[in-house]
Context: one part of a larger RNA
RNA sequence: UGACGGGGGCCCGCACAAGCGGUGGAGUAUGUGGUAUUAAUUCGAAGCAACGCGAAGAACCUAAUCAGGCCUUGACAUGGGAUGCGAAGAUGCAGAGAAGCAUUGGAGGUCAACAUCCACACAGGUGGUGCAUGGUUGUCGUCAGCUUGUGUCGUGAGAUGUGGGGUCAAGUCCGUCAACGAGCGCAACCCUUGUGGCAUGUUGCUAACAGGAAAAGUUGAGGAGUCAUGCCAGACUGCCGGUGACAAACCGGAGGAAGGCGGGGAUGUCGUCAAAUCAUCAUGCCCAUUAUGGCUUGGGCUACACAGGUACUUCAAUGGUGGCUACAAAGAGCAGUGAGACAGGGAUGUCGAGUGAAUCUCAUAAAAGCCGUGCCAGUUCGGAUGGGAGGCUGCAACCCGCCUCCAGGAAGUUGGAAUAGCUAGUAAUCGCGGAUCAGCAUGAGGCGGUGAAUAAGUGCCCGGCCCUUGCACA
Repeated sequence: UGACGGGGGCCCGCACAAGCGGUGGAGUAUGUGGUAUUAAUUCGAAGCAACGCGAAGAACCUAAUCAGGCCUUGACAUGGGAUGCGAAGAUGCAGAGAAGCAUUGGAGGUCAACAUCCACACAGGUGGUGCAUGGUUGUCGUCAGCUUGUGUCGUGAGAUGUGGGGUCAAGUCCGUCAACGAGCGCAACCCUUGUGGCAUGUUGCUAACAGGAAAAGUUGAGGAGUCAUGCCAGACUGCCGGUGACAAACCGGAGGAAGGCGGGGAUGUCGUCAAAUCAUCAUGCCCAUUAUGGCUUGGGCUACACAGGUACUUCAAUGGUGGCUACAAAGAGCAGUGAGACAGGGAUGUCGAGUGAAUCUCAUAAAAGCCGUGCCAGUUCGGAUGGGAGGCUGCAACCCGCCUCCAGGAAGUUGGAAUAGCUAGUAAUCGCGGAUCAGCAUGAGGCGGUGAAUAAGUGCCCGGCCCUUGCACA
């Protein structure tokens, strides 16, 4: 000087307290461990900060794994030599296919592009080392810190500044002081949302006028309002009162769409953990080179006594179920989306308009509301499991996909010790679209609908900032 203390002081944070709904019980989904599994169950991630993580989607492919069948200058690149015709494609034979043989074909070429062969340099490696590395990322933590120049103090390591008093979300600001300045962080500048004005009105909208009908901005028309797209304005403790050192600031109020950082996002200082990644990529060194490289068929990653993690669905009446009936936002679309009609009880099928989209489509939002029903039961709750019949995608759903219908109906009656989230348009609850994607979503990431309770405190638990003290630590 740091780090540490079941030392002290001061102060923050859903840290506790006050509340709300959960997890831990059940069934299932999913990732992980495990081993009694396996030919293989590829690899990585490991307290917080691994475990719905890499994986925004394992039937083949992916694919790194296993078994079998094959290749060895190689699937791919550059270079040398030789030969010359003949590539891709198509057909036939046999094969699990890869490879092979034969026929056809005729691009292109004779300055050898291309093909075959030869020898070698080499290619190739998801082989090892993340403790050799770059790059990228997590984390403390969006915490308020981390430094430097000159000066001063100290023999020196260092200190000061950065301390003390107020204040703040903040090393934020004020004022004091052997300090005076400065930089990276904080804040602001960026995006979005909340109010208004102006401009522009099509594919958007429809108040007034006219047409139109069973009805519909449907038509003429219009730019009022909504909305869309730009450009401006607006919030600054600016005003008033109080507190305060007459400061910074805090408390209350007015006006205002919004009030003291208005809400949300992006943004992560110096560093810590030899943190993570050699399997995104790049890369040093090491290793193997008829194999640890390459091709292919099939299998495996989907196994299952079990354990814990994360979710979904529940145990019901604030509910289940039948009918009728409202109100979104944000997105996507041409090998796509697919209106509408027809067929089917349904998944879906057939024909197929429009639409590269404020025009057409996906597309009925659901919870809510209204009218019925069952009457507290393992039930008209709950839907697992296995049976039958179908549909879709795809070369192919046996291992191992999703969906529909019929019948069947398991555990489960609110969950021990323990434990995580959340302070407002939040929690809780309800549905919707997109990415990946042929197909496959209870996941992740977005969108809106309905919409609470409690706290305004800091004694305690946990983590953190600053000052101080002790120190067997560096």
Molecule: small-subunit ribosomal RNA, 3' major domain
Organism: uncultured bacterium